[in-house]
Molecule: c-di-GMP-I riboswitch aptamer
Organism: Candidatus Poribacteria bacterium
RNA sequence: ACUCGAAAAAGGCAAUCCAUCUGCAAGGAUGGGGCGCAAAGUUACGGAUCCCUCGAGGAUCGCCGGACUACCGAG
Numbered sequence: 001a002c003u004c005g006a007a008a009a010a011g012g013c014a015a016u017c018c019a020u021c022u023g024c025a026a027g028g029a030u031g032g033g034g035c036g037c038a039a040a041g042u043u044a045c046g047g048a049u050c051c052c053u054c055g056a057g058g059a060u061c062g063c064c065g066g067a068c069u070a071c072c073g074a075g
Base pairs, nucleotide, nucleotide: 002075003074004073005072012037013036017032018031019030020029021028022027035062041068042067043066045065046064047063048060049059050058051057
């Protein structure tokens, strides 16, 4: 480096819901809080779904896949 795993160790993220703010909306941000996650890190590239002011518009990567990056361990 590659493949696999998540038992252990160090950690990390944070569903539903609630509060505040924000957006026409889908949704997003912050705080609380934990359902869960071996990439539940990043990316809207492909598919899928959702919203709308229907546009060459917008949203979701914790829906699936791809790409990039990454701790520990085994081979």